[in-house]
Molecule: Glycine riboswitch aptamer
Organism: Chloroflexota bacterium
RNA sequence: GCGGUUGCAGGGGAGAGCACCAGCCUGAAAAGGCUGGUCACCGAAGGGGCAAACCCAUCCGCAUGGCCGGAUGGGUGAAACUCUCAGGUAAAUGGACCCUGCCGCCGC
Numbered sequence: 001g002c003g004g005u006u007g008c009a010g011g012g013g014a015g016a017g018c019a020c021c022a023g024c025c026u027g028a029a030a031a032g033g034c035u036g037g038u039c040a041c042c043g044a045a046g047g048g049g050c051a052a053a054c055c056c057a058u059c060c061g062c063a064u065g066g067c068c069g070g071a072u073g074g075g076u077g078a079a080a081c082u083c084u085c086a087g088g089u090a091a092a093u094g095g096a097c098c099c100u101g102c103c104g105c106c107g108c
Stems, first nucleotide, its partner, number of pairs: 001108005007102006017039001019038008040089003046085001047083003053076009062066001
C1' cells in the first nucleotide's frame, strides 16, 4: 500500500391501520405517551425452516470384490426465498443492507 474483518463515527435506507375499545401517566387545554384487548396488514432488528451437493447406515443390482448405480433412513447444509414467534404499520425512534472514515486484528 491492497484485500478481508469485529467495533466506533457520519451519511443513505423499503413495506404495511396517524385503526378501534378500555385503563393509566403528562398537560390549563389541545394533544402526546404507556399498558392490555380486538381485528386487518408488513418483512429489512433478532429468531425458526429447507434445495442442490457432500457424508454415514441398510438393502438391491451389476461386478467378483469398487473411486459403480438405484432405493430407504439419518446427518451437515444458503438467502434479500419462506414462516410471521418477536418486531413493525403518520412523524420521531428503529431498520437488513450500502457508502465514507478511524483504531485494532488477519492475509498478501